[in-house]
RNA sequence: GAGUUCGCCGGGCGGCCGCGGGUGCCAUCGGCAUCCGAGGAAAGUCCGGACUCCACAGGGCAGGGUGCUGGGUAACGCCCAGGCGGCGCAAGCCGACGGAAAGUGCAACAGAGAGCAGACCGCCGAUGGCCCGCACGGGCACAGGCAAGGGUGAAACGGUGGUGUAAGAGACCACCAGCGUCCCGGGUGACCGGAACGGCUCGGUAAACCCCACCCGGAGCAAGGCCGAGCAGGGACAGGGUAGCCCGCCCGUCACGUCCCAGGUGGGCCGCAUGAGGCCGGCGGCAACGUCGGUCCGAGAUGGAUGGUCGCCCAUGGCGCCACGGCGCCGGGACAGAAUCCGGCUUACAGGCGAGCUC
RNA sequence: CGGGGUAUAGCACAGUCCGGUAGUGUACCUGGUUUGGGACCAGGGGGUCCUAGGUUCGAAUCCUAGUGCCCCGA
Numbered sequence: 001g002a003g004u005u006c007g008c009c010g011g012g013c014g015g016c017c018g019c020g021g022g023u024g025c026c027a028u029c030g031g032c033a034u035c036c037g038a039g040g041a042a043a044g045u046c047c048g049g050a051c052u053c054c055a056c057a058g059g060g061c062a063g064g065g066u067g068c069u070g071g072g073u074a075a076c077g078c079c080c081a082g083g084c085g086g087c088g089c090a091a092g093c094c095g096a097c098g099g100a101a102a103g104u105g106c107a108a109c110a111g112a113g114a115g116c117a118g119a120c121c122g123c124c125g126a127u128g129g130c131c132c133g134c135a136c137g138g139g140c141a142c143a144g145g146c147a148a149g150g151g152u153g154a155a156a157c158g159g160u161g162g163u164g165u166a167a168g169a170g171a172c173c174a175c176c177a178g179c180g181u182c183c184c185g186g187g188u189g190a191c192c193g194g195a196a197c198g199g200c201u202c203g204g205u206a207a208a209c210c211c212c213a214c215c216c217g218g219a220g221c222a223a224g225g226c227c228g229a230g231c232a233g234g235g236a237c238a239g240g241g242u243a244g245c246c247c248g249c250c251c252g253u254c255a256c257g258u259c260c261c262a263g264g265u266g267g268g269c270c271g272c273a274u275g276a277g278g279c280c281g282g283c284g285g286c287a288a289c290g291u292c293g294g295u296c297c298g299a300g301a302u303g304g305a306u307g308g309u310c311g312c313c314c315a316u317g318g319c320g321c322c323a324c325g326g327c328g329c330c331g332g333g334a335c336a337g338a339a340u341c342c343g344g345c346u347u348a349c350a351g352g353c354g355a356g357c358u359c
Numbered sequence: 360c361g362g363g364g365u366a367u368a369g370c371a372c373a374g375u376c377c378g379g380u381a382g383u384g385u386a387c388c389u390g391g392u393u394u395g396g397g398a399c400c401a402g403g404g405g406g407u408c409c410u411a412g413g414u415u416c417g418a419a420u421c422c423u424a425g426u427g428c429c430c431c432g433a
Base pairs, nucleotide, nucleotide: 001359002358003357004356005355006354007353008352009351011313012312013311014310015309016308017307019037020036021035022034023033024032025031026030039335043346044345046344047343048342049341050340051220052219053218054217058247059246060245061244063216064215065214066213067212068082069081070080071079072078083097084095085094086093087092098211099210103209104208105205106204120150121149122146123145124144127143128142129140130139131138132137158176159175160174161173162172163171177201178200179198180197181196183194184193185192186191224270225269226268227267233261234260235259236258237257239251240250241249277296278295279294280293281292282291283290284289314333317330318329319328320327321326360432361431362430363429364428365427366426369385370384371383372382379416387403388402389401390400391399409425410424411423412422413421
């Protein structure tokens, strides 16, 4: 200098004015004091849970999801470690990474042929046939043989060399690559290393159906519960039980029930802020993480608060001056923003800091 | 705040399930018919299939992420 990984910050301090909430006091529908008041993504709502209701959340089918191995976790499609494959000189990064010798399907156009294939060009024509010829032999390319070469295509049924042959071909041989069967060693395992045998060469696609393994009941805080205000009733029903079918189970079967339509209201309280919680330290573990001890409490609106302005500083951009030390003027602060909560992923993000490693 | 749908020519839509030249109507252009216009007949042009990446020989279609629009819910 270039690169790469991990972690963190993402303006600070003060004055004035203002907004939401808690507590206390005055006191009566307000005022005063004091304290607290956005984020790493609060976002997308893509996964997983907590919580609430559906009696319980039961079985089978269907449907959906995930997909190398081992571990972590409340759980996950997340995280950590490892294996394999690809990229990179390296540090390191990326991978929907089970099965295509279970079965079914698909492959447009081009091409002779597209799945246990194929004779268009090409090669041969040993054998049979025809012709010349006494014969040796030569010719034709009719039958026929050939997947070595050309050509088409994203893809054409292992590669190189040799033997062989009329010409050829795993037809045969040597080596290489792959696959299968079996064995030995290592590893919890994915897998790795090695030996023997078999000419076995059996292509692609599962983000096509499918097979295998594992997981999944549904709806969502406008869930759900309580109080208050207000209104006008009408209809249907034996079945209902929160997507479907069957079984099991539960509730109900003539009205104080359920559903639909119409009408009314759209007020308050709880849920709702102590939680799989943050920070520090010890111990276990390669790590994710677990466990023990200490310490802290850190938003809660309901048309939805968290803002504005001034001064100094910090980082940064432009212009001018310069005695190269700086000085002056102007601009200007990324993405964004809680709404039941939590763990992740993904997406957006000006700029800056620290640490490890590689060339 | 929660849930669902949709995006293809100027406009309205089909094709997406089960991948193989992107179509229909209308609008537009040219010609015919008519005195002229409309209607009608014949022919023609016009597409980032919302965007980006991936799977595949090949993507409007399958998968992932993002964007816009629409609808429903005390």

This is a predicted complex of two RNAs, RNase P RNA and transfer RNA, with 433 nucleotides together.
Its mean pLDDT, the model's own confidence on a scale to 100, is 82.
It holds a member of the Rfam family "Bacterial RNase P class A". By type it is a ribozyme.